């Protein structure tokens, strides 16, 4: 100097002027003065909790999740450290990483076969059949049968080495054996079981033993092992008006009808209301306590599994422990708009009960730490 790896952090700056949303304090109750105001994802609502109602005597079934080890948390499908496998020369990076010899079931195309194996092309000629042939032999001698040698052909036969087809094809590679071959033998590699050393474990290492079970897919059913009650701030909690209905007492003039004897209903009378008054028209029984609901307010609402710095333990996640800090809380939704000047010209995007992940979206910069290659001392 290039080329990456993993990680951490910032998210235009200042000014001035005019608004919104809280909180305080002052006073002449309308103002004025002062604080404080959105994110690393406030998002998506995918997990796991806090709270806040319901339900709830145990178990199991069903449903849903999780799924290699230990370990951190209030808890997880998060985070740490590890072991395994797959990438990369490396820093790393990815992985849903229990079971396929409990059943079931899929596996396009091509291919003989996709699984109780199989045989297209191919390989073989021991055995077996056939044709020719050196060479010997018999006999009924120019024709037959036997015995051998040598080449050649054949399957309804041996093989599964090699082609070939697919993602995937019944262990590899090597040597031996064979007619060709072939765990058939063997040696090393795999792999199954079993012992031993390590390690808390997952697993590793090593040593025996078996020629050797047996394609894949379980984010297909399924076993197996473990978790899990539902609902969700429109949660839920308090105060509580008019009107309209319930319950209770009390005042309810007289008469009539009907009554379950509680009370209904009618006249007239009363009472408001219209009107100066009578007459008339209209309405109605009044009062008082008591619970429940609306509509209306108050709460829940932000001091928390909080943030900052430090010292201790731990490889680490994280825990203790000490100083300090207060950092939106609305209720049709506030965090905005104008101008000015600076600069590297500025991205995704905006709170609604909270926190702790995961995932997505995103101009651009700086920082750390490490790998790789190349030049130069």
């Nucleotide at each position: 100097c290039g080329a990456g790896u993993g990680g951490a952090c910032c998210a235009g700056g200042c000014a001035a002027u005019c608004g919104c949303c809280u909180c305080c304090g002052c006073c002449u109750c309308g103002g004025c003065g002062g604080g404080g105001g959105a994110g690393g994802a406030a998002a998506g609502u995918c997990c796991g909790g806090g709270c806040u109602c319901c339900a709830c005597g145990g178990a199991c079934c069903a449903g849903a999740g999780u799924g290699c080890c230990a370990g951190g948390u209030a808890a997880c499908a998060c985070c740490u450290g590890g072991g395994a496998g797959a990438c990369g020369c490396g820093a790393g990076u990815c992985u849903a990483c229990g079971g396929a010899a409990a059943g079931u079931g899929c596996c396009a195309c091509a291919g003989a076969a996709a699984a109780c194996a199989u045989a297209c092309c191919g390989c073989c000629a021991a055995c077996g059949u056939u044709c020719g042939u050196c060479g010997g032999g018999a006999c009924u001698u120019u024709g037959u049968c036997c015995c051998c040698u040598c080449g050649g052909g054949c399957a309804c036969g041996g093989c599964a080495a090699g082609g070939g087809u697919g993602a995937a094809a019944a262990g590899g590679u090597g040597c031996g054996g064979u007619a060709a071959g072939a765990g058939c033998g063997c040696a090393c590699c795999g792999c199954g079981c079993g012992g031993c050393u390590g390690g808390c474990a997952a697993c590793a290492g090593u040593c025996g033993u078996g020629g050797c079970a047996g394609g894949g897919c379980a984010a297909a059913c399924c076993c197996c092992a473990c978790u899990c009650g539902g609902a969700g701030c429109a949660a839920g909690a308090c105060c509580a008006a008019a009107u309209a209905g319930g319950g209770g007492g009390g005042c309810g003039g007289a008469c009539c009808a009907c009554u379950u004897c509680g009370g209904u209903g009618g006249u007239c009378a009363c009472a408001u209301g219209c009107g100066g008054u009578c007459c008339g028209c209209a309405u109605g029984g009044c009062c008082c306590c008591c619970g429940g609901g609306u509509a209306g307010g108050u709460c829940g609402c932000u001091u928390g599994a909080g943030c900052g710095c430090c010292g201790u333990g731990g490889c680490g996640a994280c825990a203790c422990g000490g100083c300090g800090c207060c950092c939106a809380g609305a209720g049709g939704c506030a965090u905005g708009a104008u101008u000015g000047c600076c600069c590297u010209c500025g991205a995704c995007a905006g709170a609604a009960c909270c926190c702790g992940g995961c995932u997505u979206a995103u101009c651009g910069a700086u920082c750390c730490a490490c790998u790789c290659g190349g030049c130069u001392a």

Annotation
A computed fold for a 377-nucleotide RNA from a Pseudomonadota bacterium, annotated as Bacterial RNase P class A. Its Rfam family is "Bacterial RNase P class A". The family's RNA type in Rfam is ribozyme. The organism belongs to Pseudomonadota, within Bacteria. Of the family's consensus pairs, 96% are formed in the model. The sequence was found by an Rfam model in a public genome assembly. Its mean pLDDT, the model's own confidence on a scale to 100, is 75.